[in-house]
RNA sequence: GCGGGUAUAGCACAACGGUUAGUGUAGGAGAUUUCCAAUCUUCUGAUGUGGGUUCGAUUCCCAUUAUCCGCU
Numbered sequence: 001g002c003g004g005g006u007a008u009a010g011c012a013c014a015a016c017g018g019u020u021a022g023u024g025u026a027g028g029a030g031a032u033u034u035c036c037a038a039u040c041u042u043c044u045g046a047u048g049u050g051g052g053u054u055c056g057a058u059u060c061c062c063a064u065u066a067u068c069c070g071c072u
Stems, first nucleotide, its partner, number of pairs: 001071007010025004018055001027043005048064005
C1' cells in the first nucleotide's frame, strides 16, 4: 500500500428496515436474614463519527476513526 472482519450500557453478548433497543453480569434502592452470603423485586445506564437512501435505519450504501486477520 491492497483486501476482508468487528464497533450497541462499566464488562460479555442479542436485536426481519417498523417502538419502550433486550439478556446476563456489574452499580443504586428495597424485601428476606440476628449479621453476611445467596435469593427475589425495582431503578440507572448504550447503537464509534459524518453524510446518503427510505414514510421510517442498530440494520442498507459511502466516507472516516479505532481495532483484528490476511496479502504484498

The prediction has a mean pLDDT of 80. This is a predicted structure of a 72-nucleotide RNA (transfer RNA) from a Bacteroidaceae bacterium. RNAcentral holds the sequence, with entries from ENA. Its Rfam family is "tRNA". Rfam classes the family as a transfer RNA.